């Protein structure tokens, strides 16, 4: 470190230490936070991508949870680019998609 695949409206919180940020990035917005941000530690909890068991030709379905990740406000917080609908509308508002992002498997 990607040219690759799959998900991303669900679901899961206390303590400790720390002391002002923070919700990837940039901008708007909207929100968390001295009733303690962010990081870091314990400990639990979700979830089922590896992983294991059955059924199956396979694809895939359907049980588990030791172990590897991960997650643990709000939809990936929203929106932003594209098509389409509504609309007098270039605002405004839905839909659907793409990018970005993230996790996880794979190389």
């Nucleotide at each position: 470190a990607c040219a690759u695949u799959a998900u991303c409206a669900a679901g899961a919180a206390a303590g400790g230490u720390g002391g002002a940020g923070g919700g990837a990035u940039u901008a708007g917005g909207c929100c968390c936070u001295a009733u303690g941000a962010a990081a870091c530690c314990u400990u639990g909890g979700c979830a089922a991508c590896c992983c294991u068991c059955a059924a199956u030709u396979a694809a895939u379905u359907g049980g588990g949870a030791a172990g590897g990740u991960g997650c643990u406000a709000a939809a990936u917080c929203c929106u932003a680019c594209c098509a389409c609908g509504c609309c007098a509308a270039u605002a405004g508002c839905g839909u659907g998609g793409a990018a970005c992002g993230a996790u996880a498997a794979g190389u």
This is a predicted structure of a 107-nucleotide RNA (SAM riboswitch aptamer (S box leader)) from a Flavobacteriales bacterium. The organism belongs to Flavobacteriales, within Bacteria. The sequence was found by an Rfam model in a public genome assembly. Its Rfam family is "SAM riboswitch aptamer (S box leader)". Gene Ontology term of the family: regulation of gene expression. Its mean pLDDT, the model's own confidence on a scale to 100, is 82.